Transfer RNA from a Halanaerobiales bacterium, 74 nucleotides, folded computationally. Its mean pLDDT, the model's own confidence on a scale to 100, is 82. Lineage of the source: Bacteria > Bacillati > Bacillota > Clostridia > Halanaerobiales. RNAcentral holds the sequence, with entries from ENA. Its Rfam family is "tRNA".
[in-house]
RNA sequence: GGGCUUGUAGCUUAACCUGGUAUAGCAUCUGGCUCUUAACCAGAGGAUUGCGGGUUCAAAUCCCGUCAAGCCCG
Numbered sequence: 001g002g003g004c005u006u007g008u009a010g011c012u013u014a015a016c017c018u019g020g021u022a023u024a025g026c027a028u029c030u031g032g033c034u035c036u037u038a039a040c041c042a043g044a045g046g047a048u049u050g051c052g053g054g055u056u057c058a059a060a061u062c063c064c065g066u067c068a069a070g071c072c073c074g
Base pairs, nucleotide, nucleotide: 001073002072003071004070005069006068007067010026011025012024020057028044029043030042031041032040050066051065052064053063054062
């Protein structure tokens, strides 16, 4: 230098191919239960999807560029 894979919430992760409100678990917070804690039950908050741009009525998803990590080729 070239090719491929991966990047989404504090952590793990679904949705991507086939565009249509971004999903769940753990964790956190509140309440219930309990003498108290844990467990259990109910609820709440938390992401402009690595970054920038393009296409589109609409982009995590399609296109281009770019950054980071890993693998392969030279």